[in-house]
RNA sequence: AGGUAAAUCCGGGUAGUCGCUGCAUGCAAAUGCGGAGGAAAGUCGGGACAGCACAGGGCGCCAUACUUCCUAACGGGAAGGGCUUGAAGCAGAAAUGCAUCAGGUACAGCAAGUGCCACAGAAAACAAACCGCCCUGCCUCAGGGCAGGGUAAGGGUGAAAACGUGAGGUAAGAGCUCACGCCUUGUCCGGGCGACCGGGCAGGUGGGUAAACCUUAUGGGCUGCAAGGCCAAAUAUACCGGCAAUUCGGUUCACCGAUCAAGGGCUGCCCGUCCGGUGCCGGUGGGUAGGCCGCUGGAGGCUGGUAGCAAUGCCAGUCCAAGAUAAAUGACUGCCGGAUCAGAAAAAUGAGCAUCUUCUGAUUGCACAGAAUCCCGCUUACAGGAUUUACAAAGCU
Repeated sequence: AGGUAAAUCCGGGUAGUCGCUGCAUGCAAAUGCGGAGGAAAGUCGGGACAGCACAGGGCGCCAUACUUCCUAACGGGAAGGGCUUGAAGCAGAAAUGCAUCAGGUACAGCAAGUGCCACAGAAAACAAACCGCCCUGCCUCAGGGCAGGGUAAGGGUGAAAACGUGAGGUAAGAGCUCACGCCUUGUCCGGGCGACCGGGCAGGUGGGUAAACCUUAUGGGCUGCAAGGCCAAAUAUACCGGCAAUUCGGUUCACCGAUCAAGGGCUGCCCGUCCGGUGCCGGUGGGUAGGCCGCUGGAGGCUGGUAGCAAUGCCAGUCCAAGAUAAAUGACUGCCGGAUCAGAAAAAUGAGCAUCUUCUGAUUGCACAGAAUCCCGCUUACAGGAUUUACAAAGCU
RNA backbone atom coordinates (compact mmCIF):
# COMPACT_ATOMS: atom_id res chain seq x y z
C1' A A 1 0.00 0.00 0.00
C1' G A 2 -6.89 -1.02 0.94
C1' G A 3 -12.02 2.31 2.11
C1' U A 4 -15.30 6.82 2.31
C1' A A 5 -16.02 12.11 1.58
C1' A A 6 -14.47 16.91 -0.22
C1' A A 7 -11.41 20.29 -3.20
C1' U A 8 -8.21 21.07 -7.47
C1' C A 9 -6.21 19.13 -12.04
C1' C A 10 -6.09 15.57 -16.24
C1' G A 11 -9.61 12.97 -18.87
C1' G A 12 -5.88 8.81 -23.92
C1' G A 13 -0.97 9.32 -26.79
C1' U A 14 1.65 8.59 -31.38
C1' A A 15 2.74 7.30 -36.77
C1' G A 16 0.77 6.48 -41.69
C1' U A 17 -3.26 6.71 -45.41
C1' C A 18 -7.98 8.76 -46.94
C1' G A 19 -11.64 12.55 -46.20
C1' C A 20 -14.76 17.21 -44.20
C1' U A 21 -14.61 22.59 -42.99
C1' G A 22 -12.53 27.90 -42.57
C1' C A 23 -8.52 31.14 -44.02
C1' A A 24 -4.06 32.46 -47.01
C1' U A 25 -1.38 31.95 -51.75
C1' G A 26 -2.43 30.51 -56.79
C1' C A 27 -5.53 31.28 -63.55
C1' A A 28 -6.05 26.34 -62.10
C1' A A 29 -4.26 21.88 -60.14
C1' A A 30 -2.60 22.12 -55.56
C1' U A 31 0.17 23.61 -51.14
C1' G A 32 0.46 25.63 -46.16
C1' C A 33 -1.90 26.90 -41.46
C1' G A 34 -6.28 26.54 -37.92
C1' G A 35 -10.48 23.14 -36.53
C1' A A 36 -15.16 21.12 -29.72
C1' G A 37 -15.84 20.96 -23.94
C1' G A 38 -15.08 20.95 -18.70
C1' A A 39 -19.27 20.64 -18.85
C1' A A 40 -20.13 22.72 -25.78
C1' A A 41 -25.69 19.92 -21.70
C1' G A 42 -30.16 22.07 -18.74
C1' U A 43 -31.61 27.01 -21.10
C1' C A 44 -32.13 28.38 -14.69
C1' G A 45 -30.07 33.63 -13.05
C1' G A 46 -27.37 37.99 -14.78
C1' G A 47 -25.16 41.06 -18.55
C1' A A 48 -23.12 42.74 -23.44
C1' C A 49 -25.26 43.60 -28.17
C1' A A 50 -29.75 44.56 -31.34
C1' G A 51 -34.76 46.23 -32.54
C1' C A 52 -39.24 48.41 -30.75
C1' A A 53 -41.38 51.50 -26.94
C1' C A 54 -40.68 55.59 -23.46
C1' A A 55 -46.28 63.20 -21.76
C1' G A 56 -49.36 62.44 -17.20
C1' G A 57 -52.58 60.21 -13.16
C1' G A 58 -54.71 55.82 -10.72
C1' C A 59 -54.96 50.50 -9.87
C1' G A 60 -52.43 46.14 -10.39
C1' C A 61 -48.37 42.23 -11.61
C1' C A 62 -43.52 39.89 -10.86
C1' A A 63 -38.93 39.22 -8.28
C1' U A 64 -35.76 39.65 -4.01
C1' A A 65 -35.41 39.53 1.67
C1' C A 66 -29.30 38.62 8.17
C1' U A 67 -24.70 42.01 7.41
C1' U A 68 -20.43 43.98 4.93
C1' C A 69 -17.64 43.44 0.70
C1' C A 70 -16.55 41.65 -4.62
C1' U A 71 -18.43 42.15 -9.58
C1' A A 72 -20.39 45.02 -15.85
C1' A A 73 -24.45 42.49 -13.38
C1' C A 74 -26.88 38.54 -10.68
C1' G A 75 -31.40 34.83 -7.23
C1' G A 76 -23.73 34.30 -8.16
C1' G A 77 -19.19 34.54 -4.99
C1' A A 78 -16.02 35.81 -0.41
C1' A A 79 -15.66 36.97 4.68
C1' G A 80 -18.63 37.35 8.93
C1' G A 81 -23.25 37.34 12.37
C1' G A 82 -27.64 34.87 14.30
C1' C A 83 -30.44 30.32 14.72
C1' U A 84 -30.24 25.07 14.68
C1' U A 85 -28.44 19.50 14.79
C1' G A 86 -24.77 16.03 16.62
C1' A A 87 -20.34 14.56 19.61
C1' A A 88 -17.49 14.05 23.90
C1' G A 89 -16.15 17.88 28.03
C1' C A 90 -17.01 21.55 32.16
C1' A A 91 -20.69 24.14 35.67
C1' G A 92 -25.62 23.10 37.78
C1' A A 93 -30.47 19.46 41.82
C1' A A 94 -32.70 20.27 37.11
C1' A A 95 -34.14 23.46 33.31
C1' U A 96 -30.18 25.37 31.07
C1' G A 97 -25.53 27.73 30.21
C1' C A 98 -20.18 27.87 28.60
C1' A A 99 -16.09 26.96 25.30
C1' U A 100 -14.32 23.39 21.15
C1' C A 101 -15.07 20.50 16.71
C1' A A 102 -18.16 18.75 12.57
C1' G A 103 -22.57 19.70 9.65
C1' G A 104 -27.41 22.38 8.19
C1' U A 105 -29.85 27.16 7.39
C1' A A 106 -35.28 31.20 1.44
C1' C A 107 -32.62 33.94 7.98
C1' A A 108 -37.81 40.89 7.21
C1' G A 109 -42.71 40.89 9.99
C1' C A 110 -47.65 36.02 13.20
C1' A A 111 -46.16 41.31 19.59
C1' A A 112 -50.41 45.11 12.57
C1' G A 113 -54.99 42.69 10.70
C1' U A 114 -57.63 38.40 8.57
C1' G A 115 -57.50 33.22 7.84
C1' C A 116 -55.92 28.09 8.52
C1' C A 117 -54.05 23.88 11.75
C1' A A 118 -55.82 17.10 8.01
C1' C A 119 -56.10 12.28 10.95
C1' A A 120 -56.17 11.16 15.99
C1' G A 121 -57.78 13.43 20.37
C1' A A 122 -62.16 15.58 25.66
C1' A A 123 -59.88 20.01 23.77
C1' A A 124 -55.97 22.92 18.01
C1' A A 125 -56.68 28.69 20.91
C1' C A 126 -62.04 34.87 24.12
C1' A A 127 -60.02 27.35 25.62
C1' A A 128 -61.02 22.32 26.93
C1' A A 129 -62.46 17.17 31.75
C1' C A 130 -61.52 10.81 28.16
C1' C A 131 -58.64 8.25 32.14
C1' G A 132 -56.75 10.03 36.65
C1' C A 133 -56.62 13.42 41.25
C1' C A 134 -59.65 16.22 44.97
C1' C A 135 -64.30 18.08 47.61
C1' U A 136 -69.61 17.63 48.71
C1' G A 137 -74.26 14.82 48.75
C1' C A 138 -76.86 10.08 48.27
C1' C A 139 -76.83 4.48 48.13
C1' U A 140 -74.02 0.25 50.14
C1' C A 141 -71.86 -4.06 55.95
C1' A A 142 -67.67 -3.38 52.80
C1' G A 143 -65.28 -3.25 48.11
C1' G A 144 -67.46 0.24 45.32
C1' G A 145 -71.42 2.89 42.51
C1' C A 146 -74.40 7.37 41.13
C1' A A 147 -75.05 12.84 40.94
C1' G A 148 -73.01 17.88 41.33
C1' G A 149 -68.61 20.71 41.41
C1' G A 150 -63.13 21.84 41.37
C1' U A 151 -58.51 20.67 38.86
C1' A A 152 -54.35 21.14 33.02
C1' A A 153 -49.67 18.32 38.05
C1' G A 154 -49.74 12.87 35.89
C1' G A 155 -51.56 9.28 31.79
C1' G A 156 -53.36 8.95 26.82
C1' U A 157 -53.89 11.44 21.42
C1' G A 158 -51.05 14.19 18.06
C1' A A 159 -46.19 17.17 13.87
C1' A A 160 -47.68 20.56 17.73
C1' A A 161 -51.33 20.62 24.17
C1' A A 162 -51.27 26.65 26.46
C1' C A 163 -43.26 28.95 28.85
C1' G A 164 -39.15 25.05 31.40
C1' U A 165 -36.92 23.16 36.24
C1' G A 166 -37.27 23.29 41.49
C1' A A 167 -39.72 24.99 45.84
C1' G A 168 -43.83 27.17 48.35
C1' G A 169 -48.96 26.93 48.38
C1' U A 170 -53.60 23.96 48.10
C1' A A 171 -59.01 19.68 49.39
C1' A A 172 -56.43 18.53 44.81
C1' G A 173 -54.13 21.87 41.51
C1' A A 174 -52.59 25.95 38.48
C1' G A 175 -47.17 31.87 36.74
C1' C A 176 -51.37 31.35 41.85
C1' U A 177 -46.52 33.05 44.44
C1' C A 178 -41.07 32.86 44.69
C1' A A 179 -35.93 31.52 42.88
C1' C A 180 -33.20 30.24 38.63
C1' G A 181 -33.61 29.87 33.34
C1' C A 182 -35.52 30.26 28.03
C1' C A 183 -38.22 33.40 24.65
C1' U A 184 -39.86 38.28 23.90
C1' U A 185 -41.37 44.17 24.11
C1' G A 186 -39.60 49.07 25.39
C1' U A 187 -35.52 51.92 26.98
C1' C A 188 -30.40 53.25 28.56
C1' C A 189 -24.90 52.33 28.66
C1' G A 190 -20.53 50.06 26.34
C1' G A 191 -18.14 47.38 21.92
C1' G A 192 -18.43 46.53 16.44
C1' C A 193 -18.52 49.92 9.50
C1' G A 194 -22.67 46.48 10.13
C1' A A 195 -25.61 41.96 10.98
C1' C A 196 -25.04 41.58 16.10
C1' C A 197 -22.72 41.00 21.03
C1' G A 198 -22.17 42.18 26.56
C1' G A 199 -24.61 44.56 30.65
C1' G A 200 -28.49 47.58 33.51
C1' C A 201 -33.71 49.08 34.28
C1' A A 202 -39.12 48.58 33.46
C1' G A 203 -42.44 44.95 31.64
C1' G A 204 -45.20 40.21 29.22
C1' U A 205 -50.81 40.22 24.61
C1' G A 206 -45.54 33.62 26.00
C1' G A 207 -48.63 27.34 20.42
C1' G A 208 -47.60 26.91 15.08
C1' U A 209 -48.19 28.75 10.03
C1' A A 210 -46.25 34.54 5.64
C1' A A 211 -42.98 28.08 0.46
C1' A A 212 -51.44 31.46 3.65
C1' C A 213 -53.68 36.25 2.20
C1' C A 214 -51.25 40.34 3.71
C1' U A 215 -47.68 44.34 5.62
C1' U A 216 -42.80 46.66 5.09
C1' A A 217 -38.35 47.73 2.18
C1' U A 218 -35.77 47.47 -2.50
C1' G A 219 -35.70 46.46 -7.67
C1' G A 220 -38.13 45.50 -12.48
C1' G A 221 -40.23 48.57 -20.09
C1' C A 222 -41.03 44.33 -24.06
C1' U A 223 -38.71 40.91 -27.35
C1' G A 224 -34.42 37.92 -28.50
C1' C A 225 -28.92 36.73 -33.42
C1' A A 226 -35.19 33.02 -36.28
C1' A A 227 -32.54 40.12 -32.72
C1' G A 228 -31.48 43.38 -36.73
C1' G A 229 -29.40 45.44 -41.65
C1' C A 230 -28.46 44.85 -47.08
C1' C A 231 -28.90 42.46 -51.97
C1' A A 232 -31.55 39.10 -54.98
C1' A A 233 -36.16 36.45 -55.96
C1' A A 234 -41.57 36.44 -55.73
C1' U A 235 -46.60 38.51 -55.45
C1' A A 236 -53.29 38.36 -55.25
C1' U A 237 -56.56 41.30 -51.30
C1' A A 238 -58.07 35.66 -54.30
C1' C A 239 -61.81 33.55 -50.73
C1' C A 240 -64.63 33.18 -45.81
C1' G A 241 -66.39 35.42 -41.15
C1' G A 242 -67.04 39.87 -38.12
C1' C A 243 -67.22 45.30 -37.63
C1' A A 244 -67.71 50.27 -39.63
C1' A A 245 -69.25 53.76 -43.44
C1' U A 246 -70.46 60.15 -38.59
C1' U A 247 -72.05 65.05 -37.75
C1' C A 248 -71.36 70.49 -37.98
C1' G A 249 -69.28 75.09 -39.82
C1' G A 250 -66.53 77.99 -43.56
C1' U A 251 -65.98 78.31 -48.66
C1' U A 252 -62.26 79.78 -54.04
C1' C A 253 -66.10 73.13 -54.74
C1' A A 254 -62.06 71.15 -53.55
C1' C A 255 -59.89 71.96 -49.45
C1' C A 256 -59.69 73.87 -44.28
C1' G A 257 -61.31 73.74 -39.06
C1' A A 258 -63.98 71.10 -35.34
C1' U A 259 -66.58 66.59 -33.79
C1' C A 260 -66.56 61.58 -33.77
C1' A A 261 -67.22 55.40 -36.05
C1' A A 262 -64.91 50.52 -36.77
C1' G A 263 -60.07 50.05 -35.42
C1' G A 264 -55.06 51.33 -33.83
C1' G A 265 -50.68 53.71 -30.65
C1' C A 266 -49.14 55.09 -25.54
C1' U A 267 -46.20 46.99 -24.88
C1' G A 268 -50.66 44.43 -17.90
C1' C A 269 -55.60 47.26 -17.09
C1' C A 270 -58.47 51.93 -16.54
C1' C A 271 -58.72 57.22 -17.09
C1' G A 272 -56.78 60.50 -20.29
C1' U A 273 -54.57 61.66 -24.87
C1' C A 274 -53.08 61.07 -30.07
C1' C A 275 -54.01 58.87 -34.94
C1' G A 276 -57.91 57.35 -37.97
C1' G A 277 -62.04 59.16 -43.37
C1' U A 278 -63.35 52.83 -48.70
C1' G A 279 -61.35 51.09 -44.41
C1' C A 280 -60.24 47.82 -39.95
C1' C A 281 -59.87 42.91 -37.30
C1' G A 282 -59.55 37.45 -37.48
C1' G A 283 -59.00 33.06 -40.49
C1' U A 284 -58.03 30.23 -45.13
C1' G A 285 -55.26 30.15 -49.41
C1' G A 286 -51.27 31.67 -53.07
C1' G A 287 -45.97 33.39 -54.08
C1' U A 288 -40.74 33.59 -52.56
C1' A A 289 -37.71 30.82 -49.02
C1' G A 290 -31.03 32.02 -52.22
C1' G A 291 -26.70 35.00 -50.71
C1' C A 292 -23.83 38.67 -47.68
C1' C A 293 -23.18 41.26 -43.00
C1' G A 294 -24.19 40.68 -37.73
C1' C A 295 -19.84 36.37 -36.46
C1' U A 296 -16.19 36.14 -33.12
C1' G A 297 -10.00 40.22 -30.40
C1' G A 298 -12.98 39.59 -25.77
C1' A A 299 -15.85 42.19 -18.64
C1' G A 300 -10.03 37.39 -23.47
C1' G A 301 -6.06 33.48 -22.16
C1' C A 302 -1.17 32.55 -19.86
C1' U A 303 3.12 34.06 -16.77
C1' G A 304 5.19 37.22 -13.08
C1' G A 305 4.73 41.15 -9.48
C1' U A 306 1.64 43.76 -6.03
C1' A A 307 -2.87 45.19 -2.44
C1' G A 308 -6.35 42.20 0.35
C1' C A 309 -8.00 36.94 5.48
C1' A A 310 -10.63 35.91 0.90
C1' A A 311 -13.88 36.70 -3.35
C1' U A 312 -11.32 40.12 -6.33
C1' G A 313 -8.66 44.52 -8.02
C1' C A 314 -4.24 46.95 -10.17
C1' C A 315 0.51 46.83 -13.00
C1' A A 316 4.02 44.64 -16.50
C1' G A 317 5.23 41.11 -20.22
C1' U A 318 3.49 37.71 -23.73
C1' C A 319 -0.11 35.00 -26.96
C1' C A 320 -4.33 34.88 -30.77
C1' A A 321 -6.98 29.86 -29.91
C1' A A 322 -13.43 26.76 -34.44
C1' G A 323 -17.06 29.76 -37.04
C1' A A 324 -20.19 25.40 -39.68
C1' U A 325 -25.97 26.44 -41.66
C1' A A 326 -28.89 20.62 -42.12
C1' A A 327 -24.97 22.00 -40.13
C1' A A 328 -17.37 20.49 -40.73
C1' U A 329 -14.15 19.05 -36.34
C1' G A 330 -14.08 12.26 -38.90
C1' A A 331 -12.79 7.02 -40.72
C1' C A 332 -9.26 2.84 -41.27
C1' U A 333 -4.58 0.40 -39.85
C1' G A 334 -0.12 -0.32 -36.64
C1' C A 335 2.33 0.59 -31.90
C1' C A 336 2.06 2.45 -26.75
C1' G A 337 -1.36 3.33 -22.57
C1' G A 338 -6.02 2.15 -19.88
C1' A A 339 -10.13 -1.19 -18.48
C1' U A 340 -12.22 -6.28 -17.94
C1' C A 341 -11.41 -11.62 -17.75
C1' A A 342 -8.25 -16.02 -17.34
C1' G A 343 -3.57 -18.35 -16.00
C1' A A 344 1.37 -18.47 -13.63
C1' A A 345 5.11 -16.76 -10.11
C1' A A 346 6.72 -14.10 -5.74
C1' A A 347 5.82 -11.45 -0.87
C1' A A 348 2.90 -11.11 3.64
C1' U A 349 0.06 -15.41 6.96
C1' G A 350 -0.05 -21.03 11.23
C1' A A 351 -2.68 -22.09 6.41
C1' G A 352 -5.95 -20.96 2.20
C1' C A 353 -8.69 -17.15 -0.55
C1' A A 354 -8.99 -11.94 -1.65
C1' U A 355 -5.83 -7.49 -2.12
C1' C A 356 -0.98 -5.82 -3.91
C1' U A 357 3.59 -6.55 -7.42
C1' U A 358 5.60 -8.90 -11.88
C1' C A 359 4.90 -11.89 -16.30
C1' U A 360 1.81 -14.31 -20.19
C1' G A 361 -2.72 -14.72 -23.07
C1' A A 362 -7.64 -13.12 -24.61
C1' U A 363 -11.45 -9.29 -25.13
C1' U A 364 -12.61 -4.08 -25.67
C1' G A 365 -11.96 1.90 -29.55
C1' C A 366 -12.29 3.05 -24.37
C1' A A 367 -16.45 8.02 -19.09
C1' C A 368 -20.11 11.98 -19.66
C1' A A 369 -21.02 14.30 -23.85
C1' G A 370 -20.62 17.29 -28.66
C1' A A 371 -20.17 24.37 -30.45
C1' A A 372 -24.62 27.43 -33.35
C1' U A 373 -24.26 35.69 -31.23
C1' C A 374 -20.87 36.26 -27.13
C1' C A 375 -19.56 36.53 -21.91
C1' C A 376 -20.02 35.72 -16.23
C1' G A 377 -22.33 32.33 -12.97
C1' C A 378 -25.45 28.24 -11.08
C1' U A 379 -27.18 23.23 -11.59
C1' U A 380 -26.80 18.38 -13.48
C1' A A 381 -23.77 14.09 -15.98
C1' C A 382 -18.85 11.88 -15.90
C1' A A 383 -15.03 5.08 -16.95
C1' G A 384 -10.38 5.86 -15.16
C1' G A 385 -6.05 8.54 -13.17
C1' A A 386 -2.96 12.27 -10.15
C1' U A 387 -2.27 15.57 -5.79
C1' U A 388 -3.91 17.45 -1.06
C1' U A 389 -7.02 17.40 3.29
C1' A A 390 -10.39 15.08 6.70
C1' C A 391 -12.73 10.74 8.80
C1' A A 392 -13.20 5.75 10.13
C1' A A 393 -9.86 2.03 10.94
C1' A A 394 -6.70 -2.75 9.06
C1' G A 395 -10.61 -7.86 4.66
C1' C A 396 -13.01 -13.16 4.54
C1' U A 397 -12.68 -18.45 6.04